A computed fold for a 502-nucleotide part of an RNA from an uncultured Peptococcaceae bacterium, annotated as small-subunit ribosomal RNA, 5' domain. The RNAcentral record of the full RNA draws on ENA and SILVA.

Context: one part of a larger RNA
RNA sequence: AUUGAACGCUGGCGGCAUGCCUUACACAUGCAAGUCGAACGGCAGCACGGGAGCUUGCUCCUGGUGGCGAGUGGCGAACGGGUGAGUAAUACAUCGGAACGUACCCAGGAGUGGGGGAUAACGUAGCGAAAGUUACGCUAAUACCGCAUAUUCUGUGAGCAGGAAAGCGGGGGAUCGCAAGACCUCGCGCUCUUGGAGCGGCCGAUGUCGGAUUAGCUAGUUGGUGAGGUAAUAGCUCACCAAGGCGACGAUGGGUAGCCGGUCUGAGAGGAUGAACGGCCACACUGGAACUGAGACACGGUCCAGACUCCUACGGGAGGCAGCAGUGGGGAAUCUUCCGCAAUGGGCGCAAGCCUGACGGAGCAACGCCGCGUGGGUGAUGAAGGUUUUCGGAUCGUAAAGCCCUGUCAGGAGGGAAGAAUAAAUGACGGUACCUCCGGAGGAAGCCCCGGCUAACUACGUGCCAGCAGCCGCGGUAAUACGUAGGGGGCAAGCGUUGUCC
Numbered sequence: 001a002u003u004g005a006a007c008g009c010u011g012g013c014g015g016c017a018u019g020c021c022u023u024a025c026a027c028a029u030g031c032a033a034g035u036c037g038a039a040c041g042g043c044a045g046c047a048c049g050g051g052a053g054c055u056u057g058c059u060c061c062u063g064g065u066g067g068c069g070a071g072u073g074g075c076g077a078a079c080g081g082g083u084g085a086g087u088a089a090u091a092c093a094u095c096g097g098a099a100c101g102u103a104c105c106c107a108g109g110a111g112u113g114g115g116g117g118a119u120a121a122c123g124u125a126g127c128g129a130a131a132g133u134u135a136c137g138c139u140a141a142u143a144c145c146g147c148a149u150a151u152u153c154u155g156u157g158a159g160c161a162g163g164a165a166a167g168c169g170g171g172g173g174a175u176c177g178c179a180a181g182a183c184c185u186c187g188c189g190c191u192c193u194u195g196g197a198g199c200g201g202c203c204g205a206u207g208u209c210g211g212a213u214u215a216g217c218u219a220g221u222u223g224g225u226g227a228g229g230u231a232a233u234a235g236c237u238c239a240c241c242a243a244g245g246c247g248a249c250g251a252u253g254g255g256u257a258g259c260c261g262g263u264c265u266g267a268g269a270g271g272a273u274g275a276a277c278g279g280c281c282a283c284a285c286u287g288g289a290a291c292u293g294a295g296a297c298a299c300g301g302u303c304c305a306g307a308c309u310c311c312u313a314c315g316g317g318a319g320g321c322a323g324c325a326g327u328g329g330g331g332a333a334u335c336u337u338c339c340g341c342a343a344u345g346g347g348c349g350c351a352a353g354c355c356u357g358a359c360g361g362a363g364c365a366a367c368g369c370c371g372c373g374u375g376g377g378u379g380a381u382g383a384a385g386g387u388u389u390u391c392g393g394a395u396c397g398u399a400a401a402g403c404c405c406u407g408u409c410a411g412g413a414g415g416g417a418a419g420a421a422u423a424a425a426u427g428a429c430g431g432u433a434c435c436u437c438c439g440g441a442g443g444a445a446g447c448c449c450c451g452g453c454u455a456a457c458u459a460c461g462u463g464c465c466a467g468c469a470g471c472c473g474c475g476g477u478a479a480u481a482c483g484u485a486g487g488g489g490g491c492a493a494g495c496g497u498u499g500u501c502c
Base pairs, nucleotide, nucleotide: 003499005498006497007496008495009494012372013371014370015369016368018365019364020330025328026327027326029325030324031323034075035074036073039072040071042068043067046066047065048064049062050061051060052059053058054057082283083282084281091208092207093206094205095204096203097202100200101199102198105196106195107194108193109192110191111190112189113147115145116144122137123136124135125134126133127132153162154161155160167188168187169186170185171184172183175182176181209255216246217245218244221243222242223241224240225239226238227237228236258280259279260278261277262273263272264271265270285306286305287304288303289302308319309318310317311316336362338361339360340359344358345356346355347354348353375405376404377403378402385396386395387394388393409443411438412437413436414435415434419429446491447490448489449488450487451472452471453470457486458485459484460483461482467474468473
């Protein structure tokens, strides 16, 4: 000098930051990912309209309307948020590379023709304590499946072969149509394809802790051929062939550890470190696996096994806070079961909007940094009082009182924002910041030290006791070193102690 600190004493205000470093221990409760009715069949509930009945303010019926529970379908849920267990290289940092993918977005090219069969919801019947589930029957689509077409695309023996699609909404003159509508137009979609952007997968080089009281390691091992596999290269996998490959320039095994931008220190070189913020990686009760999907081998998805907890009618089921709060436990130690989507950003939606513990804020904590205050001037009978004394005095000390002022902060009253992007409306924070007025010095100082190092000295008590102490060392009857007091020194809403690193 430093700190994500803790402990002791003390504590007025504000701003900005920070706040489980230990048990990747276990978790009650609530919330943290939904959205679209302009894809679809519909109508459980609410409201409106209409109808019926009457007891005139109720009941029943009615998808007609606003909307919408459950359901089919689409997009999202792979982002955002958390943690650091594992990992010494499958990671990270830097510099390169070729054999790849990419939903949404941007630019371009070509299309969007004609058909079909189901299924959930629902109804009926049944099983189960529940979670849930079975059979039969009905129905729709931007769900699913063929046919046609193919600029491009894929394969190729260069002849050819293969491969798509979906509609919905707004408006509308003529014509057609019984009507719905056809039709026209605009918007949003859909299919194939080229390029881009951003993002991602893969490969190489160099660098990245300590130990040799770890010296040899390796059979898919090293290379080849062929095949499989992947979005893609590759022993990635397999069959066969060869016998290689790594290693004192430290292989292999063991220990420890997420890496970096940075941070702390230092004149620098270096050393230490990796909280908060940003980038990358890994993980999601423990272990394993795949499914869906543009993307996962998926924190709030699925399956299997295990440990644990809970429910049970004992047959069987349910769960995963290393999301935000919060609880127990561990610990020297670390916060509210708060407000709001107003802003920024994200998901869905044509939009209105809905969702968002991301985020914006408030709360708690002197945990840190910074700022401010606890008054200013004057005032000598140097008051009283304390301490000391050589009893003369000295000192606390202009300190107090007294007199004259001021009003920061806190308190009270009144006004009152920007942040809102807009034509208007829309602010959680918040009646906050800020401004004006009011009263009155009123409400606001402690902590450590005083032998030397090291700024600051006397008295009393104690008597190698009680005690102090970072080192040297103090204390055994005059202790500036222990305890108390007066005085003094240092820092100050803090001051000391302990720990950490340089």